[in-house]
């Protein structure tokens, strides 16, 4: 130098063209003498960035930027 795969909440991931979501942390209220545990409600998102295609794009497409593995060249 080339190829593969990843990127969506604080962390782990899910969703593959029209409603952004699960668990788990977090807040708050119940219960407890108190804390765990349970249950109840609630907050957090420019989907890595830029443009394109579409009526519509997290999704397709095209650069590029990180992270990993794999081939190659050098040595």
């Nucleotide at each position: 130098a080339g190829g593969c795969a990843c990127g969506u909440a604080g962390c782990u991931c899910a969703g593959g063209g029209g409603g952004a979501g699960a668990g788990c942390a977090c807040u708050u209220c119940c219960c407890u003498g108190a804390c765990a545990c349970g249950g109840a409600a609630g907050g957090g998102g420019u989907c890595g960035u830029u443009g394109g295609u579409u009526c519509a794009a997290a999704u397709c497409c095209a650069a590029u930027c990180g992270u990993g593995c794999c081939u190659a060249c050098c040595a």
This is a predicted structure of a 75-nucleotide RNA (transfer RNA) from a Pseudomonadota bacterium. The RNAcentral record of the sequence draws on ENA. Its Rfam family is "tRNA". Rfam classes the family as a transfer RNA. Its mean pLDDT, the model's own confidence on a scale to 100, is 84. The organism belongs to Pseudomonadota, within Bacteria.